[in-house]
């Protein structure tokens, strides 16, 4: 840098430092901001990944059984050796594509406003003599952002 895939209306400070912008980019709105923006610090919230513990799934091991050869005793069976298959049973056993629980050591991440809202497609309004322009509501794509994964 691309691709995939998941979330994206919930929640998080009366702190310090800082000093003037910021809300991602363009366009339009609307907002925050000297009662201190932006950034960095603590703090805090979240549970994507990692951990954890439990189940389940797959494997793996092993055994009961169940066939089967080959010697024996002697009988339709027993005993010793091999060999096959094998669980619905057992395990301080392995795996990550699952699944619930309570956590918060790690790795991100987030800490006004809905991702502040719209831009494109529909749908049903409202407007309008019709069309067009305007608008509102809602679904649904793009876009963007955040994790994890892959290149």
């Nucleotide at each position: 840098u691309c691709c995939u895939u998941a979330u994206u209306g919930a929640g998080a400070g009366u702190g310090g430092u800082g000093g003037a912008g910021g809300g991602a980019a363009u366009a339009g709105g609307c907002c925050c901001a000297a009662u201190g923006a932006a950034a960095c610090c603590c703090g805090g919230c979240a549970a994507c990944c990692g951990g954890u513990a439990c189940g389940g799934a797959c494997g793996g091991u092993u055994u009961a059984g169940c066939c089967u050869u080959g010697c024996g005793c002697a009988g339709u069976g027993c005993g010793c050796a091999g060999g096959g298959u094998g669980a619905u049973g057992a395990c301080u056993c392995g795996u990550g594509g699952c699944g619930u629980a309570a956590a918060a050591a790690g790795g991100u991440g987030c800490u006004a406003a809905a991702u502040c809202c719209u831009a494109c497609a529909g749908u049903c309004g409202c407007g309008g003599c019709u069309u067009u322009a305007g608008u509102g509501a809602c679904u649904g794509a793009g876009a963007g952002a955040u994790g994890a994964g892959g290149u």
Overview: Predicted 3D model of a 151-nucleotide RNA (SAM riboswitch aptamer (S box leader)) from Acidaminobacter hydrogenoformans DSM 2784. The sequence is in RNAcentral, with records from Rfam.